The RNA shown here (Bacterial RNase P class A) has 397 nucleotides and comes from a Frankiales bacterium. Model confidence (mean pLDDT): 76 of 100. Lineage of the source: Bacteria > Bacillati > Actinomycetota > Actinomycetes > Frankiales. The model forms 97% of the base pairs in the Rfam consensus. The sequence was found by an Rfam model in a public genome assembly.
RNA sequence: CGAGUCGGCCGGACGGUCGCGGCAGGGAGACCUGUCGAGGAAAGUCCGGGCUCCACAGGGCAGGGUGGUCGGUAACACCGACCCGGGGUGACCCGCGGGAAAGUGCCACAGAGAAGAGACCGCCGGUCCACGUCUUCGGGCGAGGACCGGCAAGGGUGAAACGGUGGGGUAAGAGCCCACCAGCGCCCGGGGUGACCCGGGCGGCUCGGCAAACCCCACCCGGAGCAAGGUCAAGAGGGAGCCCUUCGGGACUCCUGCGCAGGCGCUCGAGGGCGGCCCGCCCGAUGCCUGCGGGUAGACCGCACGAGGCCACCGGCAACGGUGGUCCCAGAUGGAUGACCGUCGCCCGGACCUCGGUCCGGAGGCACAGAACCCGGCUUACAGGCCGACUCGCCCC
Numbered sequence: 001c002g003a004g005u006c007g008g009c010c011g012g013a014c015g016g017u018c019g020c021g022g023c024a025g026g027g028a029g030a031c032c033u034g035u036c037g038a039g040g041a042a043a044g045u046c047c048g049g050g051c052u053c054c055a056c057a058g059g060g061c062a063g064g065g066u067g068g069u070c071g072g073u074a075a076c077a078c079c080g081a082c083c084c085g086g087g088g089u090g091a092c093c094c095g096c097g098g099g100a101a102a103g104u105g106c107c108a109c110a111g112a113g114a115a116g117a118g119a120c121c122g123c124c125g126g127u128c129c130a131c132g133u134c135u136u137c138g139g140g141c142g143a144g145g146a147c148c149g150g151c152a153a154g155g156g157u158g159a160a161a162c163g164g165u166g167g168g169g170u171a172a173g174a175g176c177c178c179a180c181c182a183g184c185g186c187c188c189g190g191g192g193u194g195a196c197c198c199g200g201g202c203g204g205c206u207c208g209g210c211a212a213a214c215c216c217c218a219c220c221c222g223g224a225g226c227a228a229g230g231u232c233a234a235g236a237g238g239g240a241g242c243c244c245u246u247c248g249g250g251a252c253u254c255c256u257g258c259g260c261a262g263g264c265g266c267u268c269g270a271g272g273g274c275g276g277c278c279c280g281c282c283c284g285a286u287g288c289c290u291g292c293g294g295g296u297a298g299a300c301c302g303c304a305c306g307a308g309g310c311c312a313c314c315g316g317c318a319a320c321g322g323u324g325g326u327c328c329c330a331g332a333u334g335g336a337u338g339a340c341c342g343u344c345g346c347c348c349g350g351a352c353c354u355c356g357g358u359c360c361g362g363a364g365g366c367a368c369a370g371a372a373c374c375c376g377g378c379u380u381a382c383a384g385g386c387c388g389a390c391u392c393g394c395c396c397c
Base pairs, nucleotide, nucleotide: 001393002392003391004390005389006388007387008386009385010384012344013343014342015341016340017339018338020037021036022035023034024033025032026031039368043379044378046377047376048375049374050373051225052224053223054222058279059278060277061276063221064220065219066218067217068082069081070080071079072078083097084095085094086093087092098216099215103214104213105210106209107208120155121154122151123150124149125148126147127146128145129144131142132141133140134139163181164180165179166178167177168176182206184203185202186201187200188199189198190197191196229301230300231299232298237256238255239254240253241252243250244249258293259292260291261290262289263288264287271283272282273281274280308327309326310325311324312323313322314321315320345366346365347362348361349360350359351358352357
C1' cells in the first nucleotide's frame, strides 16, 4: 500500500417565534411559570418472563419444544467459553451436533449388483470340438468355440460398490495369512469439572448413506391475556323511608337491580371449572340454558421507580456478577413533540493553503422508520459516515 475477517458507535445539534401532551407550583377564572417529552430497531408477533385473572390443585394419554459439554440469566429455542465434524492459506465461518445392531421406509437413472447384494467385460481349471505354424516326428509355439466348475483381486457403471498400500500364498484369487495405516470393540496409563484429547496393548477382519424420513431415547412445558383485571357513576323495573298532594300522582334519600316466554333443575344435583381427552377433584341453587325486546358504552385506577440507566472499582478467559456513587429519562386514549427562520454538522463540486485548515457555490436535502402493560432476546429494514483488533499478499528499512 492492497485484499479480507470480526466487533463497536453515530445516523443530527444549537438558538429564536408560534403551536401541542404529562408533571409541579400560582391564579376566582381565562391563563401564567418551570420542567420533561419516541427507537436501534418503537417493526415482525417468533421465543422467554414479570404482572392480572381462572384457582388453593392431582394422575395418565395425546400434543408441543429442545438435543455435544460446562457456565451465565428471572427464564429461554437466547448469550459466553470450549469439544467434535465440515469449509477456508489464514484471521474466521457454518452445524435441527443423542440413536441406523428396536422396527418400518427411501437411495431415481446407469449398473451384474445399492445392505446381508452381486457377475457385464474378464482371470483360472476340467471335458469335448477344431485351426495355423515349426519340427530332430517325441513334441513345441499361437489362437478359437461349446458346456461344467472356481473367483470378486483387474476393468467398467454410478453421487456412493461390503476397508487402503505393499508382500506372501493360490490353478487363478480373496484379510486366506503377514506388516503398516484407518475404522470398530475391550483393557491400561496421563490430561481435563466435562464433552473429549494424547499414548500403549490385545482382538476378530471391517458390519453404506439418509432420522431437516416415520420412529426410538433423554430432558422440559397449565390456560388466557392490559380489549388482563378493579373502583365509581348512570339506566328501564321493583321495594322501603320521608315530604307535598287537586288523592290521579309528584320530588328527595336509601336498598336492589333489566322485562316477557319456554325448557331443565334445587343436594337422589341442572350447570360450570381444571389447554384437548380420560380418571379424579372442586364450585354450585330467588339456579342454569334458549328465544324475543330494552338500558348503558361515561369517569377513574391499572399507567410507569424498573430483573432501570450512567460512572468507577473488584471477581471472572468471557457471557455476566458484586460493591460504591449518581440520575428519574413519554404515558396518550381518535390517540401529544409540528411549522417557520437562522447557525453549525454531514454530502457533492471548486479555489487557496503554513498540510493545522480556510473560503465560495449547489441542490435537494440527510437512510430504515412513530411508544400504547413492561422487560430479556431473536429475526427483518437501513442513505451516509466513524473507530478498533486481527489475517494474508506486495514493497522499503